[in-house]
RNA sequence: AAUUGAAUAGGCAAACCUGUUGAAAAGCAGGGACGCAAAGCCAUGGGUCUACAGCUGGAAACAGCCAUGAUUGCCAGGCCGCCGAAA
Numbered sequence: 001a002a003u004u005g006a007a008u009a010g011g012c013a014a015a016c017c018u019g020u021u022g023a024a025a026a027g028c029a030g031g032g033a034c035g036c037a038a039a040g041c042c043a044u045g046g047g048u049c050u051a052c053a054g055c056u057g058g059a060a061a062c063a064g065c066c067a068u069g070a071u072u073g074c075c076a077g078g079c080c081g082c083c084g085a086a087a
Stems, first nucleotide, its partner, number of pairs: 003087001011036002016031006034073001040079003044076003047071003054065004
């Protein structure tokens, strides 16, 4: 220095509920804890979700396509970081 992460002090906060923003997915705030050693940050690649607008079909109702939207608590990658046992 790298891998791993015992203990210590703490940290974050799933589902669900309430309010709120949004066409929606989902986000934010409060409550609440399923869990998390990066469950801190970044939407760069992939995956997944939604489809207002747009395009196409249709007499219409609608249907299909579609990310420039969302998701970092889906995976990978990048950046930063608390503690310090054994191996």